[in-house]
Annotation
A computed fold for a 388-nucleotide part of an RNA from Peptococcus simiae, annotated as large-subunit ribosomal RNA, domain III. The RNAcentral record of the full RNA draws on ENA. NCBI's taxonomy places the organism under Bacteria, Bacillati, Eubacteriales, Peptococcaceae, Peptococcus. The coordinates come from a structure-prediction model, not an experiment, and the mean pLDDT is 82. Its Rfam family is "Bacterial large subunit ribosomal RNA". Its family is annotated with ribosome and structural constituent of ribosome in the Gene Ontology.

Context: one part of a larger RNA
RNA sequence: AAGUACACGAUAAAAGAGGUGAGAAUCCUCUUCGCCGAAAGUCUAAGGAUUCCUGGGGAAGGCUCGUCCGCCCAGGGUUAGUCGGGACCUAAGGCAAGGCCGAAAGGCGUAGUCGAUGGGAAACAGGUAGAUAUUCCUGUACCUAUCUUAUCUAGUGACCAUGCAGUGACGCAGAAGGGUAGAGCGAGCGCCCAGUUGGUGAGGCGUUCAAGCGCAUAGGGCGACACAUAGGCAAAUCCGUGUGUCAAAAAGCCUGAGACGUGACGACGAGUGAAACAUAGUAACGAAGUCCUUGAUCCCCCGCUGCCGAGAAAAGCUGCUAAGGAAGAUAAGAUAGCCCGUACCGCAAACCGACACAGGUAGACAGGUAGAGAAUACUAAGGCGCGC
Numbered sequence: 001a002a003g004u005a006c007a008c009g010a011u012a013a014a015a016g017a018g019g020u021g022a023g024a025a026u027c028c029u030c031u032u033c034g035c036c037g038a039a040a041g042u043c044u045a046a047g048g049a050u051u052c053c054u055g056g057g058g059a060a061g062g063c064u065c066g067u068c069c070g071c072c073c074a075g076g077g078u079u080a081g082u083c084g085g086g087a088c089c090u091a092a093g094g095c096a097a098g099g100c101c102g103a104a105a106g107g108c109g110u111a112g113u114c115g116a117u118g119g120g121a122a123a124c125a126g127g128u129a130g131a132u133a134u135u136c137c138u139g140u141a142c143c144u145a146u147c148u149u150a151u152c153u154a155g156u157g158a159c160c161a162u163g164c165a166g167u168g169a170c171g172c173a174g175a176a177g178g179g180u181a182g183a184g185c186g187a188g189c190g191c192c193c194a195g196u197u198g199g200u201g202a203g204g205c206g207u208u209c210a211a212g213c214g215c216a217u218a219g220g221g222c223g224a225c226a227c228a229u230a231g232g233c234a235a236a237u238c239c240g241u242g243u244g245u246c247a248a249a250a251a252g253c254c255u256g257a258g259a260c261g262u263g264a265c266g267a268c269g270a271g272u273g274a275a276a277c278a279u280a281g282u283a284a285c286g287a288a289g290u291c292c293u294u295g296a297u298c299c300c301c302c303g304c305u306g307c308c309g310a311g312a313a314a315a316g317c318u319g320c321u322a323a324g325g326a327a328g329a330u331a332a333g334a335u336a337g338c339c340c341g342u343a344c345c346g347c348a349a350a351c352c353g354a355c356a357c358a359g360g361u362a363g364a365c366a367g368g369u370a371g372a373g374a375a376u377a378c379u380a381a382g383g384c385g386c387g388c
Base pairs, nucleotide, nucleotide: 014032015031016030017029018028019027033385034384035383036382041365042364043363047345048344051343052076053075054074055073056072057071061069062068081142082141083341084340085339086338088119089118093114094113095112099108100107101106123140124139125138126137127136143337144336145335146334147333148332149331150330151329152328153327159324163320164319165318166317167316171307172306173305174304177300178299179298182294183293184292186291187290188207189206190205191204192203193201208267209266212262213261214260219255220254221253222252223246224245225244226243227242228241229240231239232238268289271285272284308311351360352359367379368378369377370376
């Protein structure tokens, strides 16, 4: 400047009491009230990088205040064979030995090598802390590799690849069925309640549980065998092709949610509820734990049907043989299992916007009443009342 300004950043909203303190509209606790509820809740990617938790502080930052904080100081906190990534694979694209081109710089590109947003072995439930948890603990599992033992096969050649083949392996739309998650002011069962104590209600609360293993279901798909064989860059018993026989819709095989049993003599559980100088609804104890109705946008499943625009690749896995040539398969048991990430925010006061900025920000979850509905209104869990 100036006691000046259109300043105090969404009109979702506060009020009372108690506490702390030098000091309280603003910090903490309680009781009311209000707001969101396909979000203003929860999980998570990117990005951020300690902002997380505990103790302390109040100069500055905080549009007021401040005893408070994403601020300052100190200490602490991120635990994995199974989650995500690497020790595996490839896509677009990148790099690129030789090579081609070019005054130089450099450009293109083969073999190859990188490169996830895709493919690819395996874990669930409960508990626990001030701060981590599919990582710690408890219980119950699973995968891969190696070793040992047992059984079977094997120089009359088992087995074996960087080779060959199959699989992996894929579009969009539509419809139906079977399920599950979830839900219910439905029934049953259990507990609780008006302590002025036996009375009563259309009262309140609960009625839960995984992976794995067993059984294989609703459903979906596939003809089987023998012989021959100039194709699959060599070979093949594999694949393809051809012929024959048997079957004409089943048997068989493959696939496949869920249910049921087990897991569970377990956990959880409404509720009851201590002690200690230290505090807590903690430790400890713990009832019932059934059915009916409804019901997905999730699963069976791109399975089926239809359509034209005709809808990745490689590893892996399975079969085959070549060179090679002695081990291989199954079962049980034992042993081993590395590196990186993991705190916290994440529609936001912690990211991108110079700000604690009415803007922007990929994915997942999707309760109730009314409703066609993820609209709208009210509401649960949960979170907030937007720092004068």